[in-house]
Context: one part of a larger RNA
């Protein structure tokens, strides 16, 4: 832009794409069959491989903006008590997020029409003969069934519900996001819980500074499971989302 007004929201599936995998034991049953050695079809049950998909509860990774530790040096006049630098200086942990090595689930079951092959009944050709008329069976295959996408499917589908005649409406802008290169889609814009900040908890680190005591001192113990804290939960208008313009007709 189109689908001849315009939004919402449920769909229909023409048509496409994915998936299609397979071991092993246990049982029936040491049974059928076989002299014997060995050993089943069919059925039912269990638990694995690789592979795919989703996902972070759980075990881990990462977690350069969270916390401690601790080495050199510069600075904050000095002490303390921080800061910068040095591979994120180096080390021990580690929230959310991503994530596998973790969870979690799936390949079916079942219909149809077939292949090869197996029949039924049956003449051409008095007999046989699965075929020639006719009628069954039969495969991880085929077409459904699963799963994801689809009406630009220009033959532009369908339902419902709201709203407009000079608007209805959409779009810019602006707070932004488990959405993202940009656009794009989503959530909110004071009729407000969109972000941010504050608070309150949850998590993490691990017991702050300062003070007092003890000891010559490093330092150690209380005050103190404290201090400090990025993404997590929740509340809270304190900032910011004001105002405003354009556009369809």
């Nucleotide at each position: 832009c189109g689908c001849a007004g315009g939004a919402u929201a449920u769909u229909u599936g023409a048509g496409a794409g994915g998936a299609c995998c397979u071991g092993u034991c246990c049982u029936u049953a040491g049974u059928a069959c076989g002299a014997g050695a060995g050993g089943a079809c069919c059925g039912g049950g269990a638990u694995g491989g690789a592979c795919a998909u989703a996902c972070c509860u759980c075990u881990g990774g990462u977690g350069c903006a969270u916390c401690g530790g601790u080495u050199g040096u510069c600075a904050c006049g000095u002490c303390a008590g921080u800061g910068g630098c040095a591979u994120u200086g180096c080390c021990g942990a580690g929230u959310a997020g991503c994530u596998a090595c973790g969870u979690a689930u799936g390949g079916a079951a079942g219909a149809g029409a077939u292949a090869a092959c197996c029949g039924c009944u049956g003449a051409a050709a008095g007999c046989a003969u699965c075929u020639a008329a006719g009628c069954g069976g039969g495969a991880a295959g085929c077409u459904c069934g699963c799963c994801u996408c689809a009406a630009g499917a220009u033959a532009a589908g369908a339902u419902a519900u709201c709203c407009c005649u000079u608007a209805a409406g959409g779009a810019a802008c602006g707070u932004u996001g488990a959405a993202g290169a940009c656009c794009a889609c989503g959530a909110c814009g004071u009729u407000g819980a969109u972000a941010g900040g504050u608070c309150a908890c949850a998590g993490g680190u691990g017991u702050a500074c300062g003070c007092a005591c003890g000891g010559u001192a490093a330092c150690g113990u209380g005050u103190u499971c404290a201090g400090c804290c990025g993404a997590g939960u929740g509340a809270u208008a304190c900032u910011a989302a004001u105002a405003u313009u354009c556009c369809u007709u």